Annotation
Predicted 3D model of a 1521-nucleotide RNA (small-subunit ribosomal RNA) from a metagenome. The RNAcentral record of the sequence draws on SILVA.
RNA sequence: AGAGUUUGAUCCUGGCUCAGAACGAACGCUGGCGGCGUGGAUUAGGCAUGCAAGUCGAGCGAGAACCGGUUUGUGGCAAUACCGACCGGGGACAGCGGCGAACGGGUGAGUAAUGUAUGGGCAAUCUGCCCCUAAGUUGGGAAUAGCCUGCCGAAAGGCGGAGUAAUACCGAAUGUGGUCCCCCUGCGCAUGCAGGGGUGUCUGAAGACGGGGAUCGCAAGACCUGUCGCUUAGGGAUGAGCCCAUAUCCUAUCAGCUUGUUGGUGAGGUAACGGCUCACCAAGGCUUACGGGUAGCUGGUCUGAGAGGAUGGUCAGCCACACUGGGACUGAGACACUGCCCAGACUCCUACGGGAGGCUGCAGUCGAGGAUCUUGGACAAUGCGCGAAAGCGUGAUCCAGCGACGUCGCGUGUAGGAUGAAGGCCUUCGGGUUGUAAACUACUGUCAUGAGGGAGCAAUGACGUGGGCGCUAACACCGCUUGCGAAUGAUAGUACCUCAGGAGGAAGACACGGCUAACUCUGUGCCAGCAGCCGCGGUAAUACAGAGGUGUCGAGCGUUGUUCGGAUUUACUGGGCGUAAAGAGUGCGUAGGCGGUCUUGUGUGUCGGAUGUGAAAGCCUGUCGCUUAACGACAGAACGGCAUCUGAAACUACAGGACUUGAGUUCAGGAGAGGAUGGCGGAAUUCUCGGUGUAGCGGUGAAAUGCGUAGAUAUCGAGAGGAACACCCGUGGCGAAGGCGGCCAUCUGGACUGAUACUGACGCUGAGGCACGAAGGCCGGGGGAGCAAACAGGAUUAGAUACCCUGGUAGUCCCGGCAGUAAACGUUGUGUACUUGGUGUGAGGGGAGUUAUCCCCCCUCGUGCCGGAGCUAACGCGUUAAGUACACCGCCUGGGGAGUACGGCCGCAAGGCUAAAACUCAAAGGAAUUGACGGGGGCCCGCACAAGCGGUGGAGCAUGUGGCUUAAUUCGAUCCACGCGAAGAACCUUACCUGGGCUUGACAUGCAGCUGCACGACCUAUGAAAGUGGGUCUCCUUCGAGGGCCUGCACAGGUGCUGCAUGGCUGUCGUCAGCUCGUGCCGUGAGGUGUUGGGUUAAGUCCCGCAACGAGCGCAACCCCUGUGACUAGUUGCCCCUUCCAACGAAAGACGGAACGCACUCUAGUCAGACUGCCUGUGAUAAGCAGGAGGAAGGUGGGGAUGACGUCAAGUCAGUAUGGCCUUUAUGCCCAGGGCUGCACACGUGCUACAAUGAACGGUACAGAAGGAAGCAAGACCGCAAGGUGGAGCAGAUCCAAAAAACCGUUCCCAGUUCGGAUUGGAGUCUGCAACUCGACUCCAUGAAGCCGGAAUCGCUAGUAAUGGCGCAUCAGCUACGGCGCCGUGAAUACGUUCCCGGGCCUUGUACACACCGCCCGUCACAUCAUGAAAGCCGAUUGCACCCGAUGUCACCGACUCGACCCGCAAGGGGGAUAGGUGCCUAAGGUGUGAUUGGUGAUUGGGAUGAAGUCGGACAAGGUA
Repeated sequence: AGAGUUUGAUCCUGGCUCAGAACGAACGCUGGCGGCGUGGAUUAGGCAUGCAAGUCGAGCGAGAACCGGUUUGUGGCAAUACCGACCGGGGACAGCGGCGAACGGGUGAGUAAUGUAUGGGCAAUCUGCCCCUAAGUUGGGAAUAGCCUGCCGAAAGGCGGAGUAAUACCGAAUGUGGUCCCCCUGCGCAUGCAGGGGUGUCUGAAGACGGGGAUCGCAAGACCUGUCGCUUAGGGAUGAGCCCAUAUCCUAUCAGCUUGUUGGUGAGGUAACGGCUCACCAAGGCUUACGGGUAGCUGGUCUGAGAGGAUGGUCAGCCACACUGGGACUGAGACACUGCCCAGACUCCUACGGGAGGCUGCAGUCGAGGAUCUUGGACAAUGCGCGAAAGCGUGAUCCAGCGACGUCGCGUGUAGGAUGAAGGCCUUCGGGUUGUAAACUACUGUCAUGAGGGAGCAAUGACGUGGGCGCUAACACCGCUUGCGAAUGAUAGUACCUCAGGAGGAAGACACGGCUAACUCUGUGCCAGCAGCCGCGGUAAUACAGAGGUGUCGAGCGUUGUUCGGAUUUACUGGGCGUAAAGAGUGCGUAGGCGGUCUUGUGUGUCGGAUGUGAAAGCCUGUCGCUUAACGACAGAACGGCAUCUGAAACUACAGGACUUGAGUUCAGGAGAGGAUGGCGGAAUUCUCGGUGUAGCGGUGAAAUGCGUAGAUAUCGAGAGGAACACCCGUGGCGAAGGCGGCCAUCUGGACUGAUACUGACGCUGAGGCACGAAGGCCGGGGGAGCAAACAGGAUUAGAUACCCUGGUAGUCCCGGCAGUAAACGUUGUGUACUUGGUGUGAGGGGAGUUAUCCCCCCUCGUGCCGGAGCUAACGCGUUAAGUACACCGCCUGGGGAGUACGGCCGCAAGGCUAAAACUCAAAGGAAUUGACGGGGGCCCGCACAAGCGGUGGAGCAUGUGGCUUAAUUCGAUCCACGCGAAGAACCUUACCUGGGCUUGACAUGCAGCUGCACGACCUAUGAAAGUGGGUCUCCUUCGAGGGCCUGCACAGGUGCUGCAUGGCUGUCGUCAGCUCGUGCCGUGAGGUGUUGGGUUAAGUCCCGCAACGAGCGCAACCCCUGUGACUAGUUGCCCCUUCCAACGAAAGACGGAACGCACUCUAGUCAGACUGCCUGUGAUAAGCAGGAGGAAGGUGGGGAUGACGUCAAGUCAGUAUGGCCUUUAUGCCCAGGGCUGCACACGUGCUACAAUGAACGGUACAGAAGGAAGCAAGACCGCAAGGUGGAGCAGAUCCAAAAAACCGUUCCCAGUUCGGAUUGGAGUCUGCAACUCGACUCCAUGAAGCCGGAAUCGCUAGUAAUGGCGCAUCAGCUACGGCGCCGUGAAUACGUUCCCGGGCCUUGUACACACCGCCCGUCACAUCAUGAAAGCCGAUUGCACCCGAUGUCACCGACUCGACCCGCAAGGGGGAUAGGUGCCUAAGGUGUGAUUGGUGAUUGGGAUGAAGUCGGACAAGGUA
C1' cells in the first nucleotide's frame, strides 16, 4: 500500500466482497509448564444455607459459668469432700448510654437532564469526627430499660405492677463570646459585605481514668496535677448543598407547547437562593420547544496517517437504584442495600386468630441462555469503625482455587549421520519424493518428577529496658523523641538454590482454483457436497470426499458474532449534479448568508504574553525492580480544552463621517407573434335553399361499410354558422417560464440604444411564503363548422378489443371557478468578474466616404455556427463554458421494492405534495470499441433473378432414407445425410439374431513346471458344422539345443462407450477476396491507422492520393492436359515418292499386302508463341477500358491440380492410430442357420417411357480412352438366344476389337397403338460347395400404369446444355439403371440488376456478444416468501375528568393521659407534651373518555422469486419510430 467482481474487450460511475487490528466473547478440534491479568454482557428473574457492622466496662446499673478466701451444716479419726451463705476476683449473655451504622461493597433498572464533563459563582449556605485559637466546665432534680413479678398470645410479640443507674433526660447559675437592634469606618458587580463601638435583647456545659509532696478529712475524699471528654465562640481543613455558561444520541411521517405556567407584591418554608409553597395582581414564558424512541455520564478503551468513527467491561471520578410504589423519623450527614411506617405482588410459618421476609454484599442454588468460577484461607499486610490502649470487628482487602478467557515467557531436545534403509505416495517405470527425516553414534538437562536446603513481604504501635525534652509544686504520672531487646506470616515449605536419574513425560489446528503462501493421486459424476466474493461438481474435479505431499501459525488453530479500517462509499481534512444517482417548471420576495471605495473610533471574532485549572491511573519518553518479558516503581512530557489578566489593530464586526465605479432615477429615441379588452376582414371546410346535370361517388395495398335514381359526386348562385389565420415566415423577434403569428383601436409591462443631471451601496442570493404555470381533466353557463378519445360498422388477421377505411359523442372554442402536473429539456439554478479567435444574423448608435438610407470600419445589447487554450470517463463544452474563481439556494449517495405503503397537508373528484420499511439481487448504469445483426442506406459480384434449353414433382421399375414390423431387420450420416461410408450383403463379407461349442484362447511376447512322447499324416466314432473321443505310423540324437503338446502365471482379444478427451483426414462458408504482422503515428484505454478515400479489376488486381512506411498468408503466375508451329527420334505407328507380290480391269487406273523410306499423320521429348506488345479513341497525362490490325490463339485462350486467417465442440474411436472407462468360461473366439433384401406408408436420387424429330426391319460410315495371364480371347463349328465346343494371337501403338446416334431404304398412320414395357407363367444358360429365402442373363408366352405431369422445384452461358454410344474399377457371379472416364452429334438465350437467395466493401442504428434460431417486458395460470389495507379482537404506555383514599408531614382542635419547671402548705392549677380527632396534599385502586404503539384477523391489494406454460409487446425504421 491494495485486490476480486458488471463487458467479447475498454475507460468511467457505482455497489458488494476480501486481506488488518481489536474483544468481559461463544462454538469445533487439540492441549506440557509458569508469571501477570481477567471471568453472569442474558431475567434490575426467584432464592435454601453460612458469613458481609460493630465497638467502648476508662459513660451506667445488674451480673451467669469459673477462681480464691472466710464460714454454718453434713460425711469422715483426720487430711479433706459436698451443699449453702458472705467477701473478693472474674467477666459471658442481655440492657441503658456514646460513637459508628449515610463509609466501605454491589448493580446500571431509571434518567436526554433534578444527570455528567469543563470553567466559574454563593455578598444565598451547612459541615460530626480532625487541627489551631480564646473562654469555660458551678449547683440541683425527676424518670426509665435491664432485673423481679402478674397477665394475653401457637408464635412473633405485647400489656401491667414494683423498683434502679448514668457522659441518658430536665430546670437553674455563669456570657469570653455569639444572635438581634442602633451607630461609625472601609470596601464591593446590584441586593450588600467586612471590621469596630454601645447602659441594651436572647443564649451553654458531664463527667471518666491515672498520679501525687504538703494541708484538711474517720473514711470516701477534698485539694493539686496530667490525659481524655463536655460547653460557647472564631478560624482552618475535609465533605456536602445551591446557581450560571458551554458541551452532551436518533426522529419534523412530533410544529407548536405552557396556567404555578412567566413576572411582580406579601407571607410561609429551607442550612441556603428561588413559584419551592400559598394569597393577590399582571399576561406573560419557551422555539428544535413540546412529543416519541434509545441510553447511566466521564477519565479512558478499540480503530484510524490524521480528522474522525465506534464504545464506556475490569481500574478511577460523579450520578442513580436497593422486591415494586409512596412516606417521613433519627441524625452533622439519609428520605437510609443487610433502619422504620403504609399499600401491592411474591415466598415461607401458622393452632387460621395472625405473623415473618427482601443476596443489584461474598460464596452458593434454580431458572432463562450460545455463555461467565470456590457455599476456600487469613485479618500477616494495606485501609476502615469503635476504643486511652491492649484489642475486637471487617466476604473491604490480602491470598489461594477453577476456566488456554486474554497476554507475556519457556519447553517438547542438540550435534553428527546416505546403502539417500524400510514403509507410504507419485511415476514417462528410468526414477522422484517423504528425507538427515528415521535408525544409529555422541551429547545436554530448561520444564516436569523425586530428595534436601530455603527467603523477602515484619515493622510500626503496644510491651520491656536506657537517654533527652515538655507538663508540673513534683526526680510521680502523662506526652513527645531517640537507642536496644523480645514477640507476631493467611499465602507456604511457595519463590529461589542444590542434588539425582533418564531423551526419558510433553503437538496440534487450519489451509493449498483466483484474491492468498501452499499440488498431485484415488473415489464421486449438477449426485453427494463446497462456498467470504467470483464461483466449483453433468466420467480425466489442483474448488466435493479420502490419501500422500506442501504452506501458515503454534499450546494453540480455525469458525461465528461485533467494532473501526480499507470506504475519498456522507467527502471539515476530502466527493459530486449536460448524458452515470443528482438543478426545484418559472419568477417576486421574508428571515438568514454574503457584500464596493476612503477615513476615524471601539476591540466582537483574530493574534501574542502571563496566571489558574485540566484528579489519579492510562498513552508516550527516560531510568529502575522482579533471571527476561508481560507486570510494576519513580521522574518527565503530554493532556490538543476552559477561565482570568494583559497587549496588538492589518483583516472581520460594530458605531460615526465621506465617495461614485455597483444599483436606481431622469430625458430623447427606435424595434418587437410581450400582455389584456373591443371591433373588423377574406380564403377554405361543412350545412341550407335554388339552378344545370346523370349514374355513380367515396375510399384503399386491394376492398367493403357509407352516400346516391326520393337525383348524390361534379358545377353555378344565394345564405347560415363556428373555428383557425396560407403566402410574408427567417436556427428571425418578444416574454421569467409556460408561451405568443390576419387587420385596426384603446389600456399596459419589460428590454435595448444614446445623453444629461441626481440619489449615494439603496446590492446579490433566497429556507419558509406568494404569484404565474402547456396539454389533458373537473364544476356551472354558453357555443359547436372542422377535427376527434369513447363507441358503432367495414376491412386486415390465426386472433385484431389495434395499425387502414366509413361514421361519431365528450372534448377542442367563449365566460366564471378549480386543478398544479409534463422529455415544464439547453435533461446545463441565479448573480458577478476574468480568460486566444473566426464567421453569420436581429436592434440601436458612431466613423469615413458618398447622388445614395448600398458597400466598408468601429461600439453596445441579443441570437446562431465553427473552433484555440483549458476542462471532461468519453461524447463533447469552449466569452451564451461543461474553462478560471467567488456568493447564495436546491438536489444526489448501488439496482429493484417505490416516487409505492402508512401518517399529515391540499383538492368536488381525478389526483397532487411530503415520503419509508420488510424482502430481494451482485450487479444496475454512462461513454466509447470490435464484431454480429436489421422487414436501415449506398456500391458491387455470382446460372442469384431475368432471357432460354432440358429435367424433377404425376406413371412403372431400380436404389438410398424415414417410419412400421421383427429374434435380428448391425452401425454411422440434419443445409454440408438420403445411387452417402458400400470401387459390388446368396455362404464369406458381418459388426446383428437364434442355436451348438472353446477358455492363455483365432493372433503376439515373457516366465515357471511337465513331457522326451512329437508336430503332422492316415483310419475311425459322433455331430448341421465347429468340435469332442478312440486307434496306427513317424526324426537328428542321447538326456542337451531347436521345435511342439499340456498345466499354471503375466497377458491376449473387444466393429464395447466417449469424435464433447484426441491425432490424422474430410465437408461447409468458398476459389469468396479476404486475413494479419513489424516499426511509426493517434487514442487514458479497448482499439484505430496501414486495409479507409478517388478510379479500376475476375481479384486487398493495379494506379493516384493519404501518418504512414514496409512485410507475410491468400489472388495471379510458376505445374499438368488441350489448341498452332519448329527441331530431334521412327517401332508395333505412317505410306507422299520408288520397287515388288496377289486379285480386278481393254486401258487409264484401282482394292489389298510387302519392301524401301520417315515426307505426312501419329507417338513423346525439347523449344517457339500472347506481352494490352502495336494502332486509334477514352480516362487524371495513371491504372485501365473500348475498337482495330496481325495472328492457330487476344486481353485469365479453354480445362485441371492448387482451398488464406478462421467458423460450425460440423463428420469420422466402424479405415488406421490413440488417452480414459468398461468387459475377461465373455461385450472375446469358432461354427450352422437366419437377418442386413422384411412392407398399410412418406421423401430423396435415378432409369425407362408416354411416341411419328418416333418404333421396327434391312443396308452403310466415322472414335477416343481404358483393360487383359487362375486373364483378354479372334477365325471356325453347335444352339433362335443366353451360351457351348475349341483355341490362332496377345504380358500388348502389333492380338482381343464390333462403336452408337447419324446416313440410305422399307413398313407402321395417331391408336393405349408395330408406343410402353411392368407383372406373371413356362423353358433354359452361366458363375459358384450352394442361386428357396436372395443372383444375372436368354428364349417363348403374358402385356400393367403411363397420352408430358398440381403447388412447387433443379441443372446449364459453348464444344456448354441436350443427346448417342464406348471403356474401366470393385468382382467367382451379380442387383450397375450407380460411380469414374472417353469420344460422336451439337443448340438456344442473357434487355438488364427492381425483386428472391448467397456473398464482398463502406456507412448507420442496436437494450445483441452462445452474437436475430439473439435479447426481452407485462397480463394470466401454479408454488413459496415478506409486506400494506380490513369488520373486528387482544395487549402495552400515557393524557384528561371524576370517585375512593392507606401511611405520613404540616395546620387546627385536643374535655383522655402526663415525672422534672413555675405558683401553691396541700389539693390543685399554669405552661408544655401526648393519645385521639378534623382538614389540605398524597401512593396504590376504581369509573369514564381520548391518544400513541404492538400483536392477531375471514377477505383483499400490489411486490419478490421460481424449471417448464399462454397471449401479445420493446431493442434494427423491431416491421404502426